Predicted 3D model of a 75-nucleotide RNA (transfer RNA) from a Nitrososphaeria archaeon.
[in-house]
RNA sequence: GGGCCCGUAGCUUAGUGGUAGAGUGCCGGGCUCAUAACCCGGUGGUCCUGGGUUCGAUCCCCAGCGGGCCCACCA
Numbered sequence: 001g002g003g004c005c006c007g008u009a010g011c012u013u014a015g016u017g018g019u020a021g022a023g024u025g026c027c028g029g030g031c032u033c034a035u036a037a038c039c040c041g042g043u044g045g046u047c048c049u050g051g052g053u054u055c056g057a058u059c060c061c062c063a064g065c066g067g068g069c070c071c072a073c074c075a
Stems, first nucleotide, its partner, number of pairs: 001071007010024004018055001025043006048064005
C1' cells in the first nucleotide's frame, strides 16, 4: 500500500429501513438463623464520528477513526 470482517447497555451479544431486545452485572425486596443459590421488581444505550439517500437510518451509500485476519512492499 491492497483486500475482507467487526464497532449496539459496565461486559458478552441479537436486531439489517418503521419508537433498540436478551443474557450477565448493578440496586431493592422475598426466601434463610445467616450467606450463596433460587424467586419477584427496578436500573440500564448521543447504536464509533461526520456527511449523503429516504417521509423515515443501528440497518443502505461515501469519508474518517479504532480493532482483527490475509496478501504485497520494505534488506
Annotation
The RNAcentral record of the sequence draws on ENA. The prediction has a mean pLDDT of 82.